[in-house]
Context: one part of a larger RNA
Formats: sequence, C1' cells, structure tokens
RNA sequence: AUCCUCAAGGAACUCGGCAAAAAAACUAUCCGUAACUUUAUGGAGAUGGAUUACCCCUGAUUUAAUUGGGGGUGGCACCGAAAGUUUGCUGGUCGACUGUUUACCAAAAACACAGGUCCGUGCAAAGACGAAAGUCGAAGUAUACGGGCUGACGCUUGUCCAGUGCCGGUAAGUUAAGCAGAGGGGUGGUUUCAAUUUAUUGGAAUUGCUCUAACGUUAAGCUCCGGUGAACGGCAGCAGUAACUAUAACUGUUCUAAGGUAGCGAAGUUCCUUGCCAGGUAAGUUCUGGCCCGCAUGAAUAGCGUAACGAGCUAGCAACUGUCUUGAGGGUUUACUCG
Repeated sequence: AUCCUCAAGGAACUCGGCAAAAAAACUAUCCGUAACUUUAUGGAGAUGGAUUACCCCUGAUUUAAUUGGGGGUGGCACCGAAAGUUUGCUGGUCGACUGUUUACCAAAAACACAGGUCCGUGCAAAGACGAAAGUCGAAGUAUACGGGCUGACGCUUGUCCAGUGCCGGUAAGUUAAGCAGAGGGGUGGUUUCAAUUUAUUGGAAUUGCUCUAACGUUAAGCUCCGGUGAACGGCAGCAGUAACUAUAACUGUUCUAAGGUAGCGAAGUUCCUUGCCAGGUAAGUUCUGGCCCGCAUGAAUAGCGUAACGAGCUAGCAACUGUCUUGAGGGUUUACUCG
C1' cells in the first nucleotide's frame, strides 16, 4: 500500500454516515401496493409478503409445453456455483423535465430548452462578414427572419414617464460647413488737390493683389411638446389618536415622479440572532411548521405554487456496519534488517 475477519454496543465518528457494511434473482413466479398528481405504461419494480430441489398420486385439455391440488425424501443452505447488478423511506430547498459545461482541482441552483413577451425587418429586408466585388440571411417572405429579456405547467404580473433611453412631433430658441459680403487693415498702379524746407508730406478719386469680417440665409441635433415599463430603473418620513393596558382601523403634517399592491417572509435574502412559540431528541446554533419591527423580500434582473425528474443541496428515520467506544488477529506486496 492493499485485502479479509471480530465479542458487546451500533454513528457515540465526523464539517458531513466520507469510507465500508448491509440489503440485493441478468425479464424468476405469484400476491399485493399509500399519500399525491399535470389521469396514467404517473408515483411504481413504491413500501411489503409468499414460493422455488427431488420423488409419488391426481386435476385442467387431445400430444407437447405450462399450471392447480395432495403426500413423501434429503441437506446448514434447493435461482444451493461463478459472474454481474445493486439500500429503502419521509420532510424541505433550487432547477420543470431529457440534455450541455470549466479537455487536466468546480457537473451545479450555472447554460440550454419547449413555452411567454417586447423590439426591428415589406424584400435589392433587417442583421452579419467583407476597403470592394460579393456572400450569408434565403433558392426563405411577417405562421418568415434578426435581436433583447423570461424560462414547462397553474394562479398572477400592482404603481411611478420626474431622471436616462427609445418612439413620434416640430411653431419658437440655439446651431456647422457653405452662400453672402457692409465695414476694417496691409501693400502696388493711375489721375488729381493742397502745403512746403523742392523732393518730400498729407488728402481725394479710381484700379489691382492680399488679410480680416458684421448683418443676412441654412439641416439634423439639442432645448421644447407628447408617448412609452415583459425599456434602464424607482416604489418615503415625522407626530397624535379608541372607556384597563397595549396597539392604531382614524387624523394631522413634510417631501416626492410615485411612495411596495397580490403573494412570500429570521428566507440560498435577517445584522442584532442560537429572534419568539410549537414539533421532533434524554439533550437540536442545523431541520420542519407558525409568528412578522423584511438591518437590506416582492411581481418576466419575474412573484407564489407545483406532479414527475436530479451522481444537486439540506434535515430526519429504518436497515447496516471497525466511522467510533478500543483495539485485536490474519493474507499479499513493498521498504527496512540479516543472508
């Protein structure tokens, strides 16, 4: 390391019955089978009980096969071996189910799923890949295709459109490039006037180049006006009050877009907390039922139920045992010692 056995007890072990044991007939035959339920080949092979070898007599039928009844014989043991398969029951939780997954620490309550719903898309479709050509979608056409959320089924799915998003509207405000070019600056040419120190200065008109630029004109968007929650999301506080007390159906007040409806609730969510009561145990931080000051439940990030199903999780019971009280003995292999 691996395998076998054990007095008495039988989970006292332990995070946890992990491991082991038990029970256990490859379609054995017969009897019989609860609650519950989505009504069936469901639960169910529920749970549970009986039988089994061989010989003789006899019945069912005509042979065979099968089978009923009676009597007898032997053994510790009658599917007499081997191999294989393989506990049962009762609550609760999560997920409807079969299925899928982290190849090599996670198989699950995660993913998927049928079903539900919302959004987009009228076909040269939306969407996706691709500088493009083009292809998929689809040799399909809204009972179709793409995307989001939810996740069988049953009963349901409240309220808020103030914020964000989306959809629709667009009078007014704001708003880019562009168009437009008043005006201003710089610098040349031409003509002309004035002054004067006579080669300079200042001005006017006109004509180029160039820099700059106001008013005006102008889209979507935004502001604005509506709608929309199975869109992202949200769903209060403080006082007082009933003829014992307690409590508050009731009242007041502040704030808000609106103040959590049905249901469920110390929950896989409860900090305080081993909440309180009840059940189960001699004894129960777990479990089940109830209560409801929900630190911090709640309705398709779905709420609450739910038969069937699960190598899921959790609590209990039966059976069983070297898990343990508590050790002991033995087999095989290896290490070690000797050889």
Record summary: Model confidence (mean pLDDT): 82 of 100. This is a predicted structure of a 339-nucleotide part of an RNA (large-subunit ribosomal RNA, domain IV) from a Patescibacteria group bacterium. Its Rfam family is "Bacterial large subunit ribosomal RNA". NCBI's taxonomy places the organism under Bacteria, Bacteria candidate phyla.